[in-house]
Molecule: Bacterial RNase P class A
Organism: Rhodovulum adriaticum
RNA sequence: GCGGAUGGCCGGAUGACCGCGGGCGGCAACGCACGAGGAAAGUCCGGACUCCACGGAGCAACGGUGCCGGGUAACGCCCGGCGGGGGCAACCCCAGGGAAAGCGCCACAGAGAACAGACCGCCCCGGUCCGCCGGGGCAAGGGUGAAACGGUGGGGUAAGGGCCCACCGCGGGACUGGCAACAGGACCGGCACGGCAAGCCCCACCGGGAGCAAUGCCAAAUAGGGAUCCCGCGCGGGCAACCGCAGGCGGCUUCGGCCCAGGGGUCCGGGUUGGCAGCUUGAGGCGGAUCGGCAACGAUGCGCCCAGAUGAAUGGUCAUCCACGGGGUUUCGGCCCCCGGACAGAAUCCGGCUUACAGGCCAUCCGCGCGC
Numbered sequence: 001g002c003g004g005a006u007g008g009c010c011g012g013a014u015g016a017c018c019g020c021g022g023g024c025g026g027c028a029a030c031g032c033a034c035g036a037g038g039a040a041a042g043u044c045c046g047g048a049c050u051c052c053a054c055g056g057a058g059c060a061a062c063g064g065u066g067c068c069g070g071g072u073a074a075c076g077c078c079c080g081g082c083g084g085g086g087g088c089a090a091c092c093c094c095a096g097g098g099a100a101a102g103c104g105c106c107a108c109a110g111a112g113a114a115c116a117g118a119c120c121g122c123c124c125c126g127g128u129c130c131g132c133c134g135g136g137g138c139a140a141g142g143g144u145g146a147a148a149c150g151g152u153g154g155g156g157u158a159a160g161g162g163c164c165c166a167c168c169g170c171g172g173g174a175c176u177g178g179c180a181a182c183a184g185g186a187c188c189g190g191c192a193c194g195g196c197a198a199g200c201c202c203c204a205c206c207g208g209g210a211g212c213a214a215u216g217c218c219a220a221a222u223a224g225g226g227a228u229c230c231c232g233c234g235c236g237g238g239c240a241a242c243c244g245c246a247g248g249c250g251g252c253u254u255c256g257g258c259c260c261a262g263g264g265g266u267c268c269g270g271g272u273u274g275g276c277a278g279c280u281u282g283a284g285g286c287g288g289a290u291c292g293g294c295a296a297c298g299a300u301g302c303g304c305c306c307a308g309a310u311g312a313a314u315g316g317u318c319a320u321c322c323a324c325g326g327g328g329u330u331u332c333g334g335c336c337c338c339c340g341g342a343c344a345g346a347a348u349c350c351g352g353c354u355u356a357c358a359g360g361c362c363a364u365c366c367g368c369g370c371g372c
Base pairs, nucleotide, nucleotide: 001368002367003366004365005364006363007362008361009360010359012321013320014319015318016317017316018315020035021034023032024031025030037343041354042353044352045351046350047349048348049211050210051209052208062207063206064205065204066203067081068080069079070078071077082096083094084093085092086091097202098201102200103199104196105195106194119142120141121138122137123136124135125134126133127132150168151167152166153165154164155163170189171188172187175184176183177182215277216276217275218274225268226267227266228265229264230263231262234245235244236243237242250259251258252257284305285304286303287302289300290299291298292297322341325338326337327336328335329334
């Protein structure tokens, strides 16, 4: 310098003006802080929560997961390892238990597709019209196929074959290491027992059903608007009605009281496709520290409080800057102009997975080339 791999971050910034949503303060005017994501998406998993069912149990059916260990509220997720596959490697992928429990499938081609088989061939014997014919032996060579019932080398043989031998492979395996999956392995063996279970199946473990449009309250009530009356920022007792104490506390006061927030009662008008709760303080998030752990993660402490709408708020305009791209220019420092910023919007809330993403940045690792 080029190519590749893994992990992480941003995904516009600043200012002004105007406009929204709930919250807090204020009599009010108004002010203050906050206000859509890394995926809010898919609705694929797991939960919290609510209701229903259920014998505090078991079995069957059905469904899910599938190596070992750990993490977690839990999972089909995450971390670490084991085994297998891809890649020179970094790294990536695996619906990764069982094929001697049973059933089933392996088209076509091919002699033959599970304990099968002779198409071309190789060897021996006999005959021969020299073209071949008959008998016997072979599965090593070639061919077919996705796959052919071990591989390489040697010995032996008429030619061959684990027929025999060495090594590899396969099966068993004392013992060793490891929590384990597994790895190694003295020694022994017959040289033989293909694949598919993301075919049915067997085995191990797990699983009740719905879902915030769940579920509750109010029923002319309820929330908000208007009018009016009472109390009017407190404490204690009492089931309540009320009783006792107090007079500090918001503003004003001529010190008599008055006003307001707030609470309660009554009435008016509209809405029932109404109104309220659930509703946002969380197995939380962000920042930061210490400890344990290879890690996922866990424990302890500190700081901050971060949307809750309900036809659905979080926006618009202007200016400047910035990232990318294009054009022009250049004293190669830079300058000018144009264009333009991805995927995409909370609706009960979390933990994951999967999918989408213009452009930019950071870190680590691998390979190749060159220079010092």